[in-house]
RNA sequence: UCUGUAUAAAGGUAAACCCGUCGUGAGGCGGGGGCACAAAGCUGUGAAUCUGAUGUAUUUCAGAUAGUCUGGUUGCCGGG
Numbered sequence: 001u002c003u004g005u006a007u008a009a010a011g012g013u014a015a016a017c018c019c020g021u022c023g024u025g026a027g028g029c030g031g032g033g034g035c036a037c038a039a040a041g042c043u044g045u046g047a048a049u050c051u052g053a054u055g056u057a058u059u060u061c062a063g064a065u066a067g068u069c070u071g072g073u074u075g076c077c078g079g080g
């Protein structure tokens, strides 16, 4: 670096929805819940989508989403 065993073993996270709470909002946090996930661990590098303000111009600024993709980085088991 590639990759069988692997429909393995030990574990992990937690969608929609409901309740509470924060936020103008997208959405976040806590509890319940379980759709799914080999990085669905962490991180806003580059995009994409969404929100707010401005603007009428294919504009600008601020923000949200890492379970939209991509990049960086760390991690479990395991023979050759």
Stems, first nucleotide, its partner, number of pairs: 002080002012037002017032006035067001041073003046069002048065006